[in-house]
Context: one part of a larger RNA
Molecule: small-subunit ribosomal RNA, central domain
Organism: uncultured bacterium
RNA sequence: CUGGGCGUACAGGGAGCGUAGGCGGUUAGGUAAGCCCUUCGGGAAAUCUCCCGGCUUAACCGGGAAAGGUCGGGGGGGACUGCCUGGCUAGAGGACGGGAGAGGAGCGCGGAAUUCCCGGUGUAGCGGUGAAAUGCGUAGAGAUCGGGAGGAAGGCCGGUGGCGAAGGCGGCGCUCUGGAACGUUCCUGACGCUGAGGCUCGAAAGCGUGGGGAGCAAACAGGAUUAGAUACCCUGGUAGUCCACGCCCUAAACGAUGGACACUAAGUGUCGGCGGGCUACCGCCGGUGCCGCAGCUAACGCAGUAAGUGUCCCGCCUGGGGAGUACGGCCGCAAGGUUGAAACUC
Numbered sequence: 001c002u003g004g005g006c007g008u009a010c011a012g013g014g015a016g017c018g019u020a021g022g023c024g025g026u027u028a029g030g031u032a033a034g035c036c037c038u039u040c041g042g043g044a045a046a047u048c049u050c051c052c053g054g055c056u057u058a059a060c061c062g063g064g065a066a067a068g069g070u071c072g073g074g075g076g077g078g079a080c081u082g083c084c085u086g087g088c089u090a091g092a093g094g095a096c097g098g099g100a101g102a103g104g105a106g107c108g109c110g111g112a113a114u115u116c117c118c119g120g121u122g123u124a125g126c127g128g129u130g131a132a133a134u135g136c137g138u139a140g141a142g143a144u145c146g147g148g149a150g151g152a153a154g155g156c157c158g159g160u161g162g163c164g165a166a167g168g169c170g171g172c173g174c175u176c177u178g179g180a181a182c183g184u185u186c187c188u189g190a191c192g193c194u195g196a197g198g199c200u201c202g203a204a205a206g207c208g209u210g211g212g213g214a215g216c217a218a219a220c221a222g223g224a225u226u227a228g229a230u231a232c233c234c235u236g237g238u239a240g241u242c243c244a245c246g247c248c249c250u251a252a253a254c255g256a257u258g259g260a261c262a263c264u265a266a267g268u269g270u271c272g273g274c275g276g277g278c279u280a281c282c283g284c285c286g287g288u289g290c291c292g293c294a295g296c297u298a299a300c301g302c303a304g305u306a307a308g309u310g311u312c313c314c315g316c317c318u319g320g321g322g323a324g325u326a327c328g329g330c331c332g333c334a335a336g337g338u339u340g341a342a343a344c345u346c
Stems, first nucleotide, its partner, number of pairs: 003318004007300002012314001014201004021194003025088007033081002035077007049065006091191001092188003095184003103177007115149007125136002162169002206247006215241002220236004258313006267290010295302002319346003328339004
């Protein structure tokens, strides 16, 4: 290589767009590269197999035959693949129509609450815990009322609800903008699927410059607990959390399940659209759940949202440790990321 695999045993790339490549609907004609048949040539010798023979036998040796993948020339076939030409509409895309949505970006607005500041009332406690203490408070705290400042987050609605490729997205309004579903069957006419490299996006934490800073809170300090307590609990508290721009590129980035297409019992809920009834209901398409047959599975379970039955393309696995380490390359400001061994050992 072949093979067998990848939900949980080793194994699906974090996600998308897309280059090369691989694969590709239906019909007619052509062609004959692949493909099939046939013929000729070639397929050195030795070796292997069979037959005969020579050394007393064997090994060994001599003669003959057969077989032999790939290959070259000629003739023929035309189903399938390819190629060329023409056509089709079921794939794909477009147009038009009315709807759904926390999809993305920017700008603005509003309310509750915490904290802080100012003022009023008011007096001795407040806070915190298992219990306490540190802490705050007679320089008037806590409580309560009024006013003000500022930042962050979005209660109820809220839902196995919606949207997005994934990460993810939740107050309200406006502007810009992406995608999907449904309906019409009007247009294009295979324009498709996948995708090594590549490019882009990518939670949190982290990094750079500048801003912001209410609450929370690594580090840190103190109080407790304890044999100790570099913890759990408490009082504080700085980075950070927030914004702009630029990096980082990781994750239990999970459905631990790559993408696309087709086919394969039923039942039930829900979201969006459409149709029929016209108001209780029925049907169609798309999404999202539960349940369940066949089938699959080591079992658990999966089961039209497959882990069933098939086709195409990509990624990945090949005993545990050493090790996602070392070395080298590439990337990064750094932290580090990515690619990724071996000795040795069980």